[in-house]
RNA sequence: GCGUGUAGCUCAACGGUAGAGCGUCUAGCUUAUAUCUAGAUGGCCGGGGGUUCGACUCCCUCCACGCCC
Numbered sequence: 001g002c003g004u005g006u007a008g009c010u011c012a013a014c015g016g017u018a019g020a021g022c023g024u025c026u027a028g029c030u031u032a033u034a035u036c037u038a039g040a041u042g043g044c045c046g047g048g049g050g051u052u053c054g055a056c057u058c059c060c061u062c063c064a065c066g067c068c069c
Stems, first nucleotide, its partner, number of pairs: 001067005008022004016053001023041006046062005
């Protein structure tokens, strides 16, 4: 100097109610397990300020991590 930070994990989200997959739990199915089916479970969007009617999103600052010089 550049990039990243969002669910237990991996990742989305034109400034207008934060979602998906995997996972976890329950039930069904099965002699049983797995697969499969149905339902449930999910978040102070890294911290603090600012702009705005309204901020995960824009601006400032700090923190953590990665890359380059």

The RNA shown here (transfer RNA) has 69 nucleotides and comes from a marine eukaryotic metagenome.
Its Rfam family is "tRNA". About the family: Transfer RNA (tRNA) molecules are approximately 80 nucleotides in length. The family's RNA type in Rfam is transfer RNA.
RNAcentral holds the sequence, with entries from MGnify.
The coordinates come from a structure-prediction model, not an experiment, and the mean pLDDT is 81.